[in-house]
């Protein structure tokens, strides 16, 4: 260098054009419980950056940056 695929809560992941971006786990508060741990109920957290395209973009296009693969 040249072609591909991947980037979404601390993490693992859902979403394939219109909702308030959903879920496990992990953390915080509250119960329950003599305590712990288990359960139960609540909170808080994320779309990799820039433009595009649409009335509308996490999703569709373009460049980048990262990250793994294939190749010279």
């Nucleotide at each position: 260098g040249g072609c591909g695929c991947u980037a979404u809560c601390g993490u693992c992941u859902a979403g394939g054009g219109g909702u308030u971006a959903g879920g496990a786990c992990a953390g915080g508060u509250g119960g329950u419980u003599c305590u712990c741990a288990u359960c139960c109920a609540u909170c808080a957290a994320a779309c990799c950056g820039g433009g595009g395209u649409u009335c509308g973009a996490g999703u569709c296009c373009c460049c980048g940056u990262a990250g793994c693969g294939c190749u010279a």